[in-house]
């Protein structure tokens, strides 16, 4: 240094990360957006957050 195994970490809140704080679940659980539609398909629409900040993405617009 690698590599095998076995135990620990809680999980989630419709598109990445992170921090903060709120609510939900306890693995049979929370959770899987809207219009139309009995339901669903076709279609067409809104957001990178459950909330604020930030960072990357992706759009408009302006100036160098």
């Nucleotide at each position: 240094a690698a590599c095998u195994u076995g135990a620990u970490a809680g999980g989630c809140g419709a598109u990445g990360g992170a921090g903060u704080u709120c609510g939900c679940c306890a693995u049979u659980a929370a959770c899987c957006g809207u219009c139309c539609c009995a339901c669903a398909a076709a279609g067409a629409c809104u957001g990178a957050u459950g909330a604020c900040u930030c960072c990357u993405a992706c759009u408009c617009u302006c100036a160098c």